[in-house]
RNA sequence: GGGCGAUUAGCUCAGGCGGUAGAGCAGCUGACUCUUAAUCAGCGGGUCGCAGGUUCGAGUCCUGCAUCGCCCA
Numbered sequence: 001g002g003g004c005g006a007u008u009a010g011c012u013c014a015g016g017c018g019g020u021a022g023a024g025c026a027g028c029u030g031a032c033u034c035u036u037a038a039u040c041a042g043c044g045g046g047u048c049g050c051a052g053g054u055u056c057g058a059g060u061c062c063u064g065c066a067u068c069g070c071c072c073a
């Protein structure tokens, strides 16, 4: 330098054909008590990497850039 993949909640990850963003864990509150990552119920939490484009409408399609990983040279 070239090719491919990834980037979504604090962490790990989902998200059919474009139509109001989800789960588990963590956190917070309450209950309970068999209390050393106990159990149950509930709650909050996201500019969907950044900037543009297409569209009535983009996490999803297109372009550029950034970061990480793998491969080729």
Base pairs, nucleotide, nucleotide: 001072002071003070004069005068006067007066010025011024012023013022019056027043028042029041030040031039049065050064051063052062053061